This is a predicted structure of a 556-nucleotide part of an RNA (large-subunit ribosomal RNA, domain I) from Rhodothermaceae bacterium Tc-Br11_B2g6_7.
Lineage of the source: Bacteria > Pseudomonadati > Rhodothermota > Rhodothermales > Rhodothermaceae.
It was read from a public genome assembly.
Model confidence (mean pLDDT): 82 of 100.
[in-house]
Context: one part of a larger RNA
RNA sequence: GGCGUAUGGUGGAUGCCUUGGCAUAGAUAGGCGAUGAAGGACGUGAUAAGCUGCGAUAAGCUACGGGGAGCUGCAAAUAAGCUUUGAUCCGUAGAUGUCCGAAUGGGGAAACCCGGCUGAGCGAAGCUCAGUCACUUCUUGACUGAAUACAUAGGUCUUGAAGAGCGAACCCGGAGAACUGAAACAUCUAAGUACCCGGAGGAAAAGAAAGCAAUUGCGAUUUCCCAAGUAGCGGCGAGCGAACGGGAAUUAGCCCAAACCAGUGCGGUUUCGGCCACACUGGGGUUGUAGGGCCUACAUUAUAAGAGUUAUGCGCAGAAAUCGAAGCUGACUGGAAAGCAGCGCCACAGUGGGUGAUAGCCCCGUAGGUGUAAUGCAAUUAACUCUUGUAGGAACCCUGAGUACCUCGGGACCGGAGAAAUCCCGUGGGAAGCUACCAGCACCAUCUUGGUAAGGCUAAAUACUUAUCUAUGACCGAUAGUGAACCAGUACCGUGAGGGAAAGGUGAAAAGAACGCCUCAAAGGCGAGUGAAAUAGUACCUGAAACCAUACGCUU
Numbered sequence: 001g002g003c004g005u006a007u008g009g010u011g012g013a014u015g016c017c018u019u020g021g022c023a024u025a026g027a028u029a030g031g032c033g034a035u036g037a038a039g040g041a042c043g044u045g046a047u048a049a050g051c052u053g054c055g056a057u058a059a060g061c062u063a064c065g066g067g068g069a070g071c072u073g074c075a076a077a078u079a080a081g082c083u084u085u086g087a088u089c090c091g092u093a094g095a096u097g098u099c100c101g102a103a104u105g106g107g108g109a110a111a112c113c114c115g116g117c118u119g120a121g122c123g124a125a126g127c128u129c130a131g132u133c134a135c136u137u138c139u140u141g142a143c144u145g146a147a148u149a150c151a152u153a154g155g156u157c158u159u160g161a162a163g164a165g166c167g168a169a170c171c172c173g174g175a176g177a178a179c180u181g182a183a184a185c186a187u188c189u190a191a192g193u194a195c196c197c198g199g200a201g202g203a204a205a206a207g208a209a210a211g212c213a214a215u216u217g218c219g220a221u222u223u224c225c226c227a228a229g230u231a232g233c234g235g236c237g238a239g240c241g242a243a244c245g246g247g248a249a250u251u252a253g254c255c256c257a258a259a260c261c262a263g264u265g266c267g268g269u270u271u272c273g274g275c276c277a278c279a280c281u282g283g284g285g286u287u288g289u290a291g292g293g294c295c296u297a298c299a300u301u302a303u304a305a306g307a308g309u310u311a312u313g314c315g316c317a318g319a320a321a322u323c324g325a326a327g328c329u330g331a332c333u334g335g336a337a338a339g340c341a342g343c344g345c346c347a348c349a350g351u352g353g354g355u356g357a358u359a360g361c362c363c364c365g366u367a368g369g370u371g372u373a374a375u376g377c378a379a380u381u382a383a384c385u386c387u388u389g390u391a392g393g394a395a396c397c398c399u400g401a402g403u404a405c406c407u408c409g410g411g412a413c414c415g416g417a418g419a420a421a422u423c424c425c426g427u428g429g430g431a432a433g434c435u436a437c438c439a440g441c442a443c444c445a446u447c448u449u450g451g452u453a454a455g456g457c458u459a460a461a462u463a464c465u466u467a468u469c470u471a472u473g474a475c476c477g478a479u480a481g482u483g484a485a486c487c488a489g490u491a492c493c494g495u496g497a498g499g500g501a502a503a504g505g506u507g508a509a510a511a512g513a514a515c516g517c518c519u520c521a522a523a524g525g526c527g528a529g530u531g532a533a534a535u536a537g538u539a540c541c542u543g544a545a546a547c548c549a550u551a552c553g554c555u556u
C1' cells in the first nucleotide's frame, strides 16, 4: 500500500407520513368602482422585528342574533386586565376608515408639496379642524351674443344625472403577422391563428324568411349527433372542406315607419269662411293563400279575457347554529389498547377524521331531523294602466331610395375569377313601386315554385370560471405535485422589460436534559436525570451509497 471483517464519522438516498398541490363534477356567484375600487405606503400592541388583523374610534367601536366558560391572533413569557350583569369566539347589519392610487382644487420624482371659498376654535395676523372646488357628455334654467336688421349658431354661468379605473376565461367588432407545411419556393398553408385596439354581458352573438326545397314539402335563431372527410375547392400539390336532409336539446314571438284621422306650433296665402307647406304629439297600422288605409253593414260583447306596474305577503328558500343511536370487563401483551380474550348493543348512522398501535358503540362527526335574522322568490287579494271584432265593396291611397341593381377594384362564403350565383365594402352610374319587386348557382324563358329587402326588439337550449361551497379521484407524495406544503413571486440576479430558487418530519406528551465534571470557551463532550427508546437531544423518524477514520486478520 492492497483486500477483508467489525465499529464509527460524513452524507441524505430509500421507506413511511402530509399541512400543499392537480384534475373532474355539481351548485352559488358572475362583478368591484367618484358613497373613491383593485392594489399599495405609513401607522396601530404594556413589552412588538416579521406575518395576520385593523385605521388617529387603529389585533379594534355599536346593535341584533348564535353560543355558554373561559379569554387578551400566529406566539412563548412576564405584567396588567376582561368574563355567568354572559366575555373571548361565530354570523348579520352599521360606525370609524390616515396617505397614495381612475385620483378628480393646483402641482408632483406615487404614498409628498402648495392653494381658493364657506364655517368653527375668544380669532385681526398666523396656525389648526370640518366641508367644498378636476374633466367630458347629456340635461334644467338664466345671462350674453356673430356673419346679418329681428333672430340663430356660438359663449359664460347654473340644475340634475352619467362616464372615467380594475378584473381569470368566455363573447362581438376593428386591425392583423411570421416561423412552419408544401420535404426548395412565389399562388397556397400556418390563419383570420398569435399579438394589439374598441365594446358588452352573465352570458354574448344570432333570430321571426325579399329562407330552404323541388313538383312532394318544410316553416325564426342557437347548440349537439349523423349526413361526411361526402359534394366541391386546390401550383387539382401540400392541403382546405360545406349544405340539403334525418335525429336530439330548447322553444316565443313581437314593435315601428307609411297611408288615413285629430291636435299643437310656426310659416305662406286669402275673397277672412278657410286652404297649403313643414315640424312635433296622439289615434290608426304592421303583411305575401298579400296586408292596411278608405267606404258600407252588423256586433258593443266589456261587471269579460289577456298583459303590465305598484302594494299585500299564505308560504318556500336562507347565516352563525342545534338535536343526533349503541360497550363494558380482563389478575392478557404493551410505555400506551382502539390489539387479543370474554360476554353485549346500535344501525335511515359500518363515509371520514382524532384519541399514547388497528375504535360502528371514547371524542368530532355521519344518516336523519330542527331553526330564524338580513335577503331572495312568491300563492292570493286590491288599485291603476294598456290591449283585444266580423262580413262585404271598390281598385283611390300606403307598404322603408341615392336604396336594389350594374361597371370597375377588393373582401366573405366549400367555391384560389372561374360559366360564378349569394352576401359585404369602396368607386362611378342608377330603377320599379303591387298588372310591383327579389330569389330558385352565369344569362334568358317558363313555372299550379318560394318569398317581400333597403327600420327595430326578443327568453331558453350554447361558451367560460378569477372567486366561494360541496363531493370525488386505477392523480402527486417533498428532485414529485403549483414556481411556491416552510413568512414565495420571497431571497437573489438584471439599468430595465424581466428572470427566479433552495428550504417539510424530535417525542404520545417538552417530560427540550435540574445538578456535577473536562475545557480558554455562551463551542463540544462525559456523567446524572426524563422517556418505551436519547445511535429520538432541537445539526433531532428511518438513515443506503460514494468518501473518511479506527481496530483486527491476511497479503506485498
Base pairs, nucleotide, nucleotide: 001555002554003553004552005551006550007549008548009547015541016505017504020476021475022473023472024471025470026469027468028467029465030464031166032165039100040099041098042055043054044053046078047077050074051073061094062093063092064091065090066089070082071081072080105114106113107112115133116132117131118130119129120128121127135163136162137161138160141157142156143155144154170201171199172198173197174196181188185235211218212217222249223248224247225246226245232240233239253457254456255455256400260283261282262281263280264279265278267276268275269274288434290399291398292397293396294393295392296391297390298389304388305387306386307385308384309383310382311381315377316376317375321370322369323368327343328342329341330340332339344361345360346350352364353363354362405429406428408426409425410424411423412422415441436452437451438450439449440447492499493498512540515527516526517525518524